[in-house]
Molecule: Bacterial RNase P class A
Organism: Actinomycetaceae bacterium
RNA sequence: CGAGUCGGCCAGGCGGCCGCGUAGCCUUUGGCUCCGAGGAACGUCCGGGCUCCACAGGGAACGGUGGUGGGUAACGCCCACCCGGGGUGACCCGCGGGAAAGCGCCACAGAGAACAGACCGCCGCGCGAGCGGUAAGGGUGAAACGGCGGUGUAAGAGACCACCGCGCCCCAGGCGACUGGGGUGGCACGGCAAGCCCCACCGGGAGCAAGACCAGACAGCGUGCGCAGGCGUCCCGUCUAGCACGCGGGUGGGUCGCUCGAGCCUCGCGGCAACGCGGGGCCUAGAUGGAUGGUCGCCACCGCUCGCGAUGCGGGCGGGACAGAACCCGGCGUAUCGGCCGGCUCGUUCG
Numbered sequence: 001c002g003a004g005u006c007g008g009c010c011a012g013g014c015g016g017c018c019g020c021g022u023a024g025c026c027u028u029u030g031g032c033u034c035c036g037a038g039g040a041a042c043g044u045c046c047g048g049g050c051u052c053c054a055c056a057g058g059g060a061a062c063g064g065u066g067g068u069g070g071g072u073a074a075c076g077c078c079c080a081c082c083c084g085g086g087g088u089g090a091c092c093c094g095c096g097g098g099a100a101a102g103c104g105c106c107a108c109a110g111a112g113a114a115c116a117g118a119c120c121g122c123c124g125c126g127c128g129a130g131c132g133g134u135a136a137g138g139g140u141g142a143a144a145c146g147g148c149g150g151u152g153u154a155a156g157a158g159a160c161c162a163c164c165g166c167g168c169c170c171c172a173g174g175c176g177a178c179u180g181g182g183g184u185g186g187c188a189c190g191g192c193a194a195g196c197c198c199c200a201c202c203g204g205g206a207g208c209a210a211g212a213c214c215a216g217a218c219a220g221c222g223u224g225c226g227c228a229g230g231c232g233u234c235c236c237g238u239c240u241a242g243c244a245c246g247c248g249g250g251u252g253g254g255u256c257g258c259u260c261g262a263g264c265c266u267c268g269c270g271g272c273a274a275c276g277c278g279g280g281g282c283c284u285a286g287a288u289g290g291a292u293g294g295u296c297g298c299c300a301c302c303g304c305u306c307g308c309g310a311u312g313c314g315g316g317c318g319g320g321a322c323a324g325a326a327c328c329c330g331g332c333g334u335a336u337c338g339g340c341c342g343g344c345u346c347g348u349u350c351g
Stems, first nucleotide, its partner, number of pairs: 001347010012299007020036002023033004038322001042333002045331005050207004062203005067081005082096001083094004097198002102196002104192003119138002121134005146164002149161003165187001166185008211256004220247006228240004263282008301319008
């Protein structure tokens, strides 16, 4: 200098004038002061706080998650690590427990696809048709019942041997997933569970239009049940509370919930990290047909262009995306203009 990869930050600022919203104060037909949308406010995909209902506790059904260890209020999130795959690498990806509990599927092609098989080929016998042996070579296929180098054989074959793979046993390291090493056995034992399933763990329901209070207005009726109560000695019956369904009428207003929070900033300590603990500082919308705008000037950023004394200075012109709180948080996903900063990897050149 170039290419790549991972992460973080900003999202204009200041001042004047006019105009909005909440809160506070005052000398109150108004005046003054403070504050006034986001990194995603979007999606409503997860997890909660909170409110009401249900609930002794448990179970079944159903749903969710799925390597190990941590973080967190919790999670399907975040961090670290392990294994597998990709990449020269930094890094990235993973619906990552179980196929010997059971069921199911593996089309077509192919001789043969689960406890399979001889098409071509190779070898032996035979005049020939053909018979026998073989599964190393070739072909089919996503996948062919271990791989590779030898010994051996008529030709071959774990038939035998070395190494690798696989099963079993032992040792060492690690909290663990796992890793390394040693021994032993010629060893039939594929794939799919983002097929059903099995295993482990988690999950009550509804949601701020939750819910609480105040004010105000009105009109109840029908059908069915009526196991609770009344009448009645009992039965029949009947009436009422209540429940369900249907028709009809009134109200649709106000206050709270509603913003001090698992809050933010900063410093120190612990930890590889996520994060935790402690010290100090700060209060930053709370609307309800729903506020935060317009204009002028200056500065800052970016682009284009001109000039010059040129890694900069000066002049002119232009520009800003995705988008808008509505109970509040922690995440994830999606959209996005422009700019800045940092770590690491690879390549090239120079010292």